The RNA shown here (SAM riboswitch aptamer (S box leader)) has 106 nucleotides. Rfam family: SAM riboswitch aptamer (S box leader). Rfam's curators write: The SAM riboswitch is found upstream of a number of genes which code for proteins involved in methionine or cysteine biosynthesis in Gram-positive bacteria. The coordinates come from a structure-prediction model, not an experiment, and the mean pLDDT is 81. The sequence was found by an Rfam model in a public genome assembly.
Parts: sequence; C1' cells; structure tokens
RNA sequence: ACCUUAUAAAGAGUGAUGGAGGGACGGGCCCGAUGAAAUCCGGCAACCAUAAUCUUCGGAUGUAUGGUGCUAAAUCCUGCAGAAUGUGGAUUCUGAGAGAUGAGGA
Repeated sequence: ACCUUAUAAAGAGUGAUGGAGGGACGGGCCCGAUGAAAUCCGGCAACCAUAAUCUUCGGAUGUAUGGUGCUAAAUCCUGCAGAAUGUGGAUUCUGAGAGAUGAGGA
C1' cells in the first nucleotide's frame, strides 16, 4: 500500500517551545503575527485489552491502568447517482464514492 467491519451535528487550552503556514485531494469557504505546522504538557472521549462495579449471565457502566485516537467550523461545505420543490439560478432530502479513526485480516 490492500481487504473486511464499526463510528462521526456531542466533548476537549487565555499553557511552554516554535516562527509561516494550515483545514486529505479538486472547487468553494475559512483559520493564521491578537501567532499556522510541529513537539511537549494539559484536556476530551470510550474503539481495543485488562481490572473493578452491577447483572435478568445476553450484557451494561467510562471507574482505573495500558494501546490508540481526538482537541475551529457537521468528515467545514461540496464532488457521483436518484428524488422533491422551482420558469430558472438554485434549495432540500436519500444513497453511493472519497477521506479519517479503531478493530480484525492478508
């Protein structure tokens, strides 16, 4: 890199270092010297393992430790297909695709 599967409108910083980029990609629209990326610390969450508690013994609870993850905006919106409304520009809804993260596989 590839395959399967689950999830996503909730939540989380007035910290330190750093010093110009960032939000996957294209189109938009945004964030950023009132400080971007990155690293550390803090925090959130509850996908996995173990323990704890409860249990109708199927499981449940995010309480603890560990493995990850996340910490602007719905996955920021959109991209492809279908439907509804509309004279039209367009708007709304549903599904797919793509991407992200976890778990499993090869």